Predicted 3D model of a 553-nucleotide part of an RNA (large-subunit ribosomal RNA, domain I) from Desulfovibrio subterraneus. The prediction has a mean pLDDT of 84. Lineage of the source: Bacteria > Pseudomonadati > Desulfovibrionia > Desulfovibrionales > Desulfovibrio. It matches the Rfam family "Bacterial large subunit ribosomal RNA". Rfam links the family to the GO terms structural constituent of ribosome and ribosome.
[in-house]
Context: one part of a larger RNA
């Protein structure tokens, strides 16, 4: 020196564990904000660094309810000083206080700072100073004062006043804008994709919605969502790719209101005083088998109701809680819940804890029960609202609209034979003997009634709360974060972004002695079942470093 072996060191794999995470189910909630939010800054404790709580009334103040013996939150022990059966700590509800920043709103500003006006007050001889209130902008209600072009007037302006908006928030929804990487094995039409992203808006959902719809010679009967039809029919440098509908089966079901004709009231204007016009309000009326108005005749209180009022009802429920069955001995062991023996409960043998493996030790669980205050339904009932038929008449039934040309968009459909739908631009109808659609267009036929509006449910989502579940993870996994993590750290900034869990049943966390420069490290002693469990602490693999013994050289 090598090989084998032993014992250690180093290191932190593995095993076991879980306070954290992941996914899903059910229920709740689906908003907060000028009565100042979300998010913060700075303070606040006897000693006080951080976290948490709170706000100069500052780990808190008041009231009400619960609860019932110990408390003055956590890291984190100790001391001091206190509270508490005259009910503390704690839990729930309601209120008070609530510095400064922040939409931030008196003005300014490099957020948490600076400087003001007015009214009232404290203080001062007086000023300075301090305290309380108030003073942003926009829209809007009502009133007053003013007041152009332009004489009256109107628009506009100013003041007071009423109500509102502003900002934040995870996803879901609708609308206005709107890419590129990519694919096409290059690339331009095309694709990615109306996606990402930006902006606006709304709600607990949103959007859509009661046929100028489909269908096909039969018929259906608003919208939305799911399954299917179907990767079909089609579209497509007929490339890459894109991709329906009808029909069928389900979920859930709900239909309505205006405009107009006509009648009447009021106000204003014109007036040949007959009336007419305009505005507004009330009645009337709302559809396609056409319906309605008007004139005449007949019949008559069914049905439905999402809004409103009352009742149900300040009820159910939510927001603290309370009661809650049944076991002992022996053995092993540090420890019994294990084993043995003998019992018991069960509307409770889900689960967790206890020195190991407990239905009967503890917390619970099944079941039963409970609210001062705050919030607060629904079904149902009542009020109230809500209909028809025949004959005649031809008054009404949404106009710069439908439609057409040109240019675009959107429809699965890329201009195509390209309908239907929407926008720009230029033209521009009919009026029920009317009009649209049925994929150019025409006829026949069928079907529907545009140019006004509203509408639950079924559907989408989860920042958040409560409960539950898992052939989900188990510390290089699972969230980036099991731990004081969006922290440390990096970056001018937008932004990026970690590592880091485990003594023991209990600190019983090693008094005392020794070595030493030593609060380092170690040896005794002691604790403990164990200290090779000693805080660099469960287990403690390998690389790597030493070492005992043997063999070889």
């Nucleotide at each position: 020196g090598g090989c084998a072996u032993u014992u250690g060191g180093u290191g932190g794999a593995u095993g076991c564990c879980u306070u954290g995470g992941u996914g899903c189910c059910a229920g709740a909630a689906g908003g907060c904000g000028a009565u100042g939010a979300a998010a913060g800054a700075c303070g606040u404790g006897g000693u006080a660094g951080g976290c948490u709580g709170c706000g100069a009334u500052a780990a808190g103040c008041a009231g009400c309810g619960g609860g019932g013996a110990g408390g003055a939150g956590c890291c984190a022990a100790a001391c001091a000083u206190c509270c508490u059966u005259u009910g503390a700590u704690c839990c729930g509800c309601u209120g008070a206080u609530g510095u400064c920043u922040g939409a931030a709103u008196g003005g300014g500003g490099a957020a948490a700072c600076c400087c003001a006006g007015c009214c009232g007050g404290a203080g001062u001889c007086a000023u300075g100073u301090c305290c309380g209130g108030u003073u942003a902008u926009c829209c809007u209600u009502g009133a007053g004062c003013u007041g152009a072009a332009u004489a009256c007037a109107u628009a506009g302006g100013c003041u007071c006043u009423u109500g509102g908006a502003g900002g934040c928030g995870a996803a879901c929804c609708c609308g206005g804008g709107g890419a590129a990487g990519u694919g096409a094995a290059a690339c331009a039409u095309c694709u990615c994709a109306g996606u990402a992203c930006c902006c606006g808006g709304a709600g607990g959902a949103g959007a859509a919605g009661a046929a100028a719809u489909c269908a096909a010679a039969c018929g259906a009967g608003a919208c939305u969502c799911c399954c299917u039809c179907a990767g079909u029919a089609g579209c497509g440098g007929c490339g890459a790719g894109c991709g329906a509908a009808c029909g069928g089966g389900g979920a859930u079901u709900a239909g309505c209101c205006c405009a107009a004709a006509c009648c009447g009231g009021c106000u204003g204007g014109u007036u040949u005083c007959g009336a007419c016009c305009a505005g507004u309000c009330g009645g009337g009326g709302u559809u396609g088998u056409a319906g309605g108005g008007c004139g005449g005749c007949c019949a008559a209180c069914a049905u439905u109701g999402a809004u409103c009022u009352g009742u149900c009802a300040g009820u159910a429920a939510a927001u603290a809680g309370g009661g809650g069955a049944a076991c002992g001995a022996g053995c092993u062991g540090g420890g019994a819940a294990g084993c043995u023996c003998g019992g018991c409960c069960a509307u409770a043998g889900u689960g967790g804890g206890u020195g190991a493996a407990a239905g009967c030790c503890c917390c619970g669980u099944a079941c039963c029960u409970g609210a001062a205050g705050u919030u607060g339904a629904a079904c149902g009932c009542a009020g109230c609202a809500u209909a028809g038929g025949c004959c005649g008449u031809a008054c009404c039934u949404g106009a710069g609209u439908a439609c057409c040309g040109c240019g675009g968009g959107a429809c699965a459909c890329g201009a195509g034979a390209a309908a239907c739908c929407c926008c720009g631009u230029g033209g521009g109808a009919a009026u029920c003997u009317g009009g649209g659609a049925g994929g150019a267009c025409c006829a026949u036929c069928u079907u529907c009634c545009a140019a006004g509006g509203c509408u639950a449910a079924g559907u989408a989502c989860u920042c958040u709360c409560u409960g539950g579940c898992a052939a989900c993870c188990g510390a290089u996994a699972g969230u980036g974060u099991a731990c004081c993590a969006g922290u440390a750290c990096c970056g001018u900034g937008a932004g990026g972004g970690a590592a880091a869990g485990g003594u023991g049943a209990a600190a019983a966390g090693a008094a005392c002695c020794c070595c030493u420069g030593u609060u380092a490290g170690g040896g005794g002693a002691g604790u403990g079942a164990a200290a090779u469990a000693g805080a660099a602490c469960c287990u403690g693999a390998a690389a790597c470093c030493a070492u005992c013994u043997g063999c070889c050289u």